[in-house]
RNA sequence: CCCGUGACCGGCGAUGGAGUUCGCCUUUAACCGCCCCGUGGGCUGAUGACUCCUUUUUUGGC
Numbered sequence: 001c002c003c004g005u006g007a008c009c010g011g012c013g014a015u016g017g018a019g020u021u022c023g024c025c026u027u028u029a030a031c032c033g034c035c036c037c038g039u040g041g042g043c044u045g046a047u048g049a050c051u052c053c054u055u056u057u058u059u060g061g062c
Base pairs, nucleotide, nucleotide: 010025011024012023013022016053017052018051019050020049021048033043034042035041036040
């Protein structure tokens, strides 16, 4: 480093962390956004959902 087997732990839901909750997957898996004139161009969102924090962006006030 590769292959096989067993045990334990789980893993994932388009960009960070935590809690709650829902769904999916069992390692050849779940998952890896959307649109268009498509080897390029454009758009939304830090969530699957809710709450909080952080980053970024916009507007207003001091």
This is a predicted structure of a 62-nucleotide RNA (Fluoride riboswitch aptamer (crcB RNA motif)) from Varunaivibrio sulfuroxidans. The organism belongs to Varunaivibrio, within Bacteria. The RNAcentral record of the sequence draws on Rfam.